RNA sequence: GCGGGAGUAGUUGAGUGGUUCAACGCAACCUUCCCAUGGUUGUAACGCGGGUUCGAUUCCCGUCUCCCGCU
Numbered sequence: 001g002c003g004g005g006a007g008u009a010g011u012u013g014a015g016u017g018g019u020u021c022a023a024c025g026c027a028a029c030c031u032u033c034c035c036a037u038g039g040u041u042g043u044a045a046c047g048c049g050g051g052u053u054c055g056a057u058u059c060c061c062g063u064c065u066c067c068c069g070c071u
Base pairs, nucleotide, nucleotide: 001070002069003068004067005066006065007064010024011023012022013021018054025043026042027041028040029039030038047063048062049061050060051059
C1' cells in the first nucleotide's frame, strides 16, 4: 500500500428500512428479624461526518480505532 472482518446501554451479546432487545450491573420498592436469594418498576446505547429515503442502527460514500490475510 491492497483486501476482508468488527465497532450497539456501565459490561457481554442479539437484532433489523417503521416504538432498539436480552442477560449481568446500578437505583427504588416488596419479601425477610437481618443478610443472601427471589419478585416488580425504573435506569441507560447503535464509533464519527455526509448522502439516499416520508422514515437510516440497518442501504451508499468518506473517515477513525481494533483484528486477520496479502504484498